[in-house]
Context: one part of a larger RNA
RNA sequence: CCCGCGGCAAGACGGAAAGACCCCGUGAACCUUUACUAUAGCUUUGCACUGGACUUUGAAUCUGCCUGUGUAGGAUAGGUGGGAGGCGACGAAGCGCAGACGCCAGUUUGCGUGGAGCCGACCUUGAAAUACCACCCUGGUAUAUUUGAGGUUCUAACCUGAGCCCGUAAUCCGGGCGGGGGACAGUGCAUGGUGGGUAGUUUGACUGGGGCGGUCUCCUCCCAAAGAGUAACGGAGGAGCGCGAAGGUACCCUCAGCGCGGUCGGAAAUCGCGCAUUGUGUGCAAAGGCAUAAGGGUGCUUGACUGCGAGACGGACAGGUCGAGCAGGUACGAAAGUAGGUCUUAGUGAUCCGGUGGUUCUGUAUGGAAGGGCCAUCGCUCAACGGAUAAAAGGUACUCCGGGGAUAACAGGCUGAUCUCCCCCAAGAGUUCACAUCGACGGGGAGGUUUGGCACCUCGAUGUCGGCUCAUCACAUCCUGGGGCUGUAGUCGGUCCCAAGGGUAUGGCUGUUCGCCAUUUAAAGUGGUACGCGAGCUGGGUUUAGAACGUCGUGAGACAGUUCGGUCCCUAUCUGCCGUGGG
Numbered sequence: 001c002c003c004g005c006g007g008c009a010a011g012a013c014g015g016a017a018a019g020a021c022c023c024c025g026u027g028a029a030c031c032u033u034u035a036c037u038a039u040a041g042c043u044u045u046g047c048a049c050u051g052g053a054c055u056u057u058g059a060a061u062c063u064g065c066c067u068g069u070g071u072a073g074g075a076u077a078g079g080u081g082g083g084a085g086g087c088g089a090c091g092a093a094g095c096g097c098a099g100a101c102g103c104c105a106g107u108u109u110g111c112g113u114g115g116a117g118c119c120g121a122c123c124u125u126g127a128a129a130u131a132c133c134a135c136c137c138u139g140g141u142a143u144a145u146u147u148g149a150g151g152u153u154c155u156a157a158c159c160u161g162a163g164c165c166c167g168u169a170a171u172c173c174g175g176g177c178g179g180g181g182g183a184c185a186g187u188g189c190a191u192g193g194u195g196g197g198u199a200g201u202u203u204g205a206c207u208g209g210g211g212c213g214g215u216c217u218c219c220u221c222c223c224a225a226a227g228a229g230u231a232a233c234g235g236a237g238g239a240g241c242g243c244g245a246a247g248g249u250a251c252c253c254u255c256a257g258c259g260c261g262g263u264c265g266g267a268a269a270u271c272g273c274g275c276a277u278u279g280u281g282u283g284c285a286a287a288g289g290c291a292u293a294a295g296g297g298u299g300c301u302u303g304a305c306u307g308c309g310a311g312a313c314g315g316a317c318a319g320g321u322c323g324a325g326c327a328g329g330u331a332c333g334a335a336a337g338u339a340g341g342u343c344u345u346a347g348u349g350a351u352c353c354g355g356u357g358g359u360u361c362u363g364u365a366u367g368g369a370a371g372g373g374c375c376a377u378c379g380c381u382c383a384a385c386g387g388a389u390a391a392a393a394g395g396u397a398c399u400c401c402g403g404g405g406a407u408a409a410c411a412g413g414c415u416g417a418u419c420u421c422c423c424c425c426a427a428g429a430g431u432u433c434a435c436a437u438c439g440a441c442g443g444g445g446a447g448g449u450u451u452g453g454c455a456c457c458u459c460g461a462u463g464u465c466g467g468c469u470c471a472u473c474a475c476a477u478c479c480u481g482g483g484g485c486u487g488u489a490g491u492c493g494g495u496c497c498c499a500a501g502g503g504u505a506u507g508g509c510u511g512u513u514c515g516c517c518a519u520u521u522a523a524a525g526u527g528g529u530a531c532g533c534g535a536g537c538u539g540g541g542u543u544u545a546g547a548a549c550g551u552c553g554u555g556a557g558a559c560a561g562u563u564c565g566g567u568c569c570c571u572a573u574c575u576g577c578c579g580u581g582g583g
Stems, first nucleotide, its partner, number of pairs: 001583008010575003014570002022404004027400002029396004035201005041194003045190005051154011063142004068137001078136005085119003094113008158181003163177005204216003213233001217239006240385001241283001242342002247301007255279001257275005281290002284347001286345003305328004311322003317386001330339003353379007361372002411458001412456001413454003417451001419447006428438002465540001466538003470532001471529005478503003481498006505519005546564004550559003
């Protein structure tokens, strides 16, 4: 060097299973509920199958009879019209008894008695006689008809495992006779309610993983790199309106502040003089503007017009912005002129659907109408603001599928804020003395053991804490060795330098690493090695499915809260290592 054999399992990000954790999908399935929408069921009401009688009560209509004091006034005048006579032996006034109404003054009815009268245009009144007649109003009453509701009752619909008979040798069914119930029950159609019992679904996106939080449209500034534009969960603020004057026009005025002077009057009130160039003011945030004022007033007014619009800006589109000029009619101004809102830039919402007004449009044979079109206008915190529907929340550890290292948890990598160690400066402590020792305020590094940041390999799988076993390396050295300084007398020490050869505990508690305790030791080192080591072991913890407590939740369920329980596979091909043999 080549080839074997027996072993070990450190590596081949070993094998197995298109990761179950995590995220994503306008994926799925179950489960929940005061999510949405349906629906079985239950229930309300109406009508039908569904009929008779009596009674109570309500409504409407016809007929009859009553009924009606506001004040003034012989008094309890319902309204209007006709109208000078009407009623009375078929029994008037008056009286007695009884009933009804009552704002107790009276009105009215029935019976009896009585026996021949009673009432009317006058005075008051808006209106004149219940003297008489007609039509009505308010409220009441009686009869009749129609109709509604309640109650009682009937039997003939309808219902009915009583009983008997028959088909019939039959605990079904049908028929018959009785019995019980009874127009109820039940059923059909329609209708209101209830309805996770059941079903179908929804339950947003951005996001230095996801969730929680925040945000989502528009305006202003910076970022923005001197044209425009330009991102971030970058830094700051605003809007979702207001105003019939705070608009138009003609004319006029000039602010804040400061100094000086001046009654009450003061640091600021109003007044005068001067300085003052914008620092005031502008309806509201900021920016850009504004004194020729866009700022402050006064007069007159409605251009906060109708029909248009050359041409531009901006822009993926849809939207958005500016606009001279023309026609009509108008305001102000002597006129020239200015005026199609507001100093400008926010003050907003497409389409569909529907409403209102108008219209020389259309109009299903024709005339109309309905409906539609066109013009004007109205209804959305459709604010997730280019708006999926008129209409929608949750759980899953019982879970599933498709994907992702486009994205988290372990490990690695980068970084090194944090962490560990070192150094510089030296205020001070150290009786004195910065530097034996300690070292403030600060500064500079190293390391890559902590907690993080990033999300670069790995989600068609890189097994995760601790223990056991076996280790190997670094040195910033715990012991043992050598030294310097000392605030080193000695013994003990302190601190620094050199040094990695060797060594560097057993128990109790806890799943623990750690830690505390006990007892030893010369010492009981700090770290790296996928927080070394599960194809070496364990499986106590964490981290499935069962169950419970506390808490949260209406609930399904949930909890770096707790508790009991809970399948750890692999026969070694290659590299590596140990032993052994042959050439």
Description:
Predicted 3D model of a 583-nucleotide part of an RNA (large-subunit ribosomal RNA, domain V) from a Gammaproteobacteria bacterium. It matches the Rfam family "Bacterial large subunit ribosomal RNA". Its family is annotated with ribosome and structural constituent of ribosome in the Gene Ontology. Its mean pLDDT, the model's own confidence on a scale to 100, is 84.